[in-house]
């Protein structure tokens, strides 16, 4: 210098004017609880506020305890954490020259099921072609038997390579590799290593049912609690009135029939609009020291300021900083124009995932060149 790998930080800056949402202070008016108006000060989105996919706090509802079953979830081992399907460190497998990356990664000798197409055959194995032996022959081949070593099909064909062996073959025998159950050694463990034995049995699929281990009540701030105006309606007590009555059923009157019961005062409970709380200081961030490979934990110092509720955080102008385009110039540079992504709190927190113009920093790998 070129090409890469891993991790982290920021995500326009300053100022003027106008405006919006909370909070605090002052003044005037006031029904003296407050409210209205005027003025001033200070604060006001994010790394993802997003998706709402996991885990918790908090609130209400349900619930006597335990075990089992059902349903749902998780799934190598160890650690961290309030918890997790998260994170860290390992192990195994796969990819890359490498830094490094990817993996739903328990159990297939408990049982059931499935294995497309192709192929003779896909699961108590099997002979399509070929090879070998016997036999017959019209000399093309037919029949019987042996053979999984060769061909062919397939994702997969009942260990692999070599030597021996054989009619041809075959773990039939042997060596090495693989595999198997026990043994020894290392490791907390997953797992790794080793020697001897066994001739090889037990194909694959559990993101098919299933088995095993562990975890799990339900709903969610529109949770929930409190205060409660006017009007209407419910209940209680007391006073007055009262049925030979009033009102309605029909439309003026009468009769008959049916249904129903007034008013005033005080109190109680429910409850709509509305208001208040929940509402932001918390498993919180940063520096330093310590333990640990790390995630993380401990100690100490320090910092913290959106809390709205149909929902504010905006607009405009100037200068600057990145960036792009065009022009001038040998160049340094100058001039003009454009111009800053993804997105936007709604009870809070820990994660994951997804989106993102551009800028910067650290560590590491491979290659080339120079010293």
């Nucleotide at each position: 210098c070129c090409a890469g790998a891993g991790g982290g930080u920021c995500g326009g800056g300053c100022g003027g004017c106008c405006g919006c949402g909370g909070c605090c202070c002052c003044g005037u008016u006031u029904u003296c609880g407050u409210a209205a108006c005027g003025g001033g000060g200070g604060c006001g989105a994010g790394g993802a506020a997003a998706g709402u996919c996991c885990g918790g706090g908090c609130u209400c509802c349900a619930c006597g305890g335990a075990a089992c079953a059902a349903c749902g979830g998780u799934g190598c081992c160890g650690g961290c954490u309030a918890a997790c399907g998260g994170c860290c460190g390992g192990c195994g497998g796969g990819g890359g020259u490498g830094a490094c990356c990817c993996c739903a990664g328990g159990g297939a000798a408990a049982g059931u099921g499935c294995c497309a197409c192709a192929g003779a055959a896909a699961g108590c194995a099997a002979u399509c072609c070929g090879c070998c032996g016997g036999u017959c022959u019209u000399c093309g081949g037919g029949c019987c038997g042996g053979u999984a070593a060769g061909g062919g099909c397939g994702a997969a064909a009942g260990g692999g390579u070599g030597c021996g062996g054989u009619a041809a073959g075959a773990g039939c025998g042997c060596a090495c590799c693989g595999c198997g159950g026990g043994c020894c050694c290392g490791g907390c463990a997953a797992c790794g290593g080793g020697a001897a034995c066994g001739g090889c049995a037990c194909g694959g699929c559990a993101a098919a049912c299933c088995c095993c281990a562990c975890c799990g009540g339900g709903a969610g701030c529109a949770a929930a609690a409190c205060c409660g105006a006017a009007u209407a309606g419910g209940g209680g007590c007391g006073g007055c009135a009262c049925a030979u009555g009033g009102g309605c059923c029909u439309u003026g009157u009468u009769c008959c029939g049916g249904c129903u019961c007034g008013u005033c005062g005080c109190c109680c409970g429910g409850g709509u609009u509305g208001g208040u709380u929940g509402c932001u200081u918390g498993a919180g961030g940063g520096g330093c020291g310590g333990a640990g490979c790390a995630a993380u934990c401990c100690g100490u110092c320090u910092c913290c300021u959106a809390g709205a509720g149909g929902a504010a955080u905006g607009g405009u102008c100037g200068c600057c900083c990145a960036g792009g385009c065009g022009g001038a110039g040998c160049a340094a540079u100058c001039c003009g124009c454009c111009g800053g992504a993804c997105a936007g709190a709604a009870c809070c927190c820990g994660g994951c995932u997804u989106a993102c113009a551009g800028a910067c920093c650290c560590u590491c790998u491979g290659g080339c060149g120079c010293u």